Description
The RNA shown here (c-di-GMP-I-GGC riboswitch aptamer) has 87 nucleotides and comes from an Anaerolineales bacterium. The sequence was found by an Rfam model in a public genome assembly. Lineage of the source: Bacteria > Bacillati > Chloroflexota > Anaerolineae > Anaerolineales.
RNA sequence: UCCGACAAUGGCAAACCUGCCGAAAGGCAGCGACGCAAAGCUAUGGGUCUAAAACCGACAACGGUCACGACUGCCAAGCCACCGAAA
Numbered sequence: 001u002c003c004g005a006c007a008a009u010g011g012c013a014a015a016c017c018u019g020c021c022g023a024a025a026g027g028c029a030g031c032g033a034c035g036c037a038a039a040g041c042u043a044u045g046g047g048u049c050u051a052a053a054a055c056c057g058a059c060a061a062c063g064g065u066c067a068c069g070a071c072u073g074c075c076a077a078g079c080c081a082c083c084g085a086a087a
């Protein structure tokens, strides 16, 4: 370097519920642990979600398209990092 123990020290925290923010997806905080060896960081590539505004349907409702919104606990990539059995 790689790799990842029924090792050690620690860490994070899904769903549900509550409050706040948001049009929504979702976010933050609390509670709570399904899981995680990068579940640390970055929306860079792919993917997924949403559709307020905009555009289209003569269009208010309604429907459609669309990211400049969101997700890193979907997969890659980049950066950084604790511990040290076996191979």
Stems, first nucleotide, its partner, number of pairs: 003084002011036002017030005034073001040079003044076003047071003054065004